[in-house]
């Protein structure tokens, strides 16, 4: 860096450094000297992975469900903070071309496992 897939409405400190920045981009909201970003502790949490039961299977294997965060990543404001693109529906301005405004869906881009180039 790229492809493939899953998932993304829950959940997680009144603690030390440490200083001014931070929510990936862009608009907008916010957050932050009543301390920002990082690191360190501490947390939350079962994605891969381990055990264990039960189903299937010839089978070393597969599905479920559960358990443990001294195995491996992750994550710890605010729905991935909201919208970004197209679709339909609703409703408002417009003579009218079309504009705006709220749903809903789907993509897109973005994170995080896990695999594969």
């Nucleotide at each position: 860096c790229u492809c493939u897939u899953a998932u993304c409405a829950a959940g997680a400190g009144a603690g030390g450094u440490g200083g001014a920045g931070g929510g990936a981009u862009g608009u907008g909201c916010c957050c932050g000297a009543u301390g920002a970003a990082a690191c360190c502790c501490g947390g939350c949490a079962a994605c891969c992975g381990u055990c264990a039961a039960u189903g299937c299977g010839u089978a070393u294997g597969c599905a479920u469900u559960g358990a443990a965060a001294u195995g491996g990543u992750g994550c710890c404001a605010a729905u991935u903070c909201a919208c970004a693109c197209a679709a339909a529906g609703u409703g408002a301005a417009a003579c009218g071309a079309u504009u705006c405004a709220c749903u809903u869906u789907g993509a897109g881009a973005g994170a995080u496992g896990a695999g594969g180039g």
A computed fold for a 117-nucleotide RNA from Caldibacillus debilis, annotated as SAM riboswitch aptamer (S box leader).
RNAcentral holds the sequence, with entries from Ribocentre.
Taxonomically the source falls in Caldibacillus (Bacteria, Bacillati, Caryophanales, Bacillaceae).
Its mean pLDDT, the model's own confidence on a scale to 100, is 83.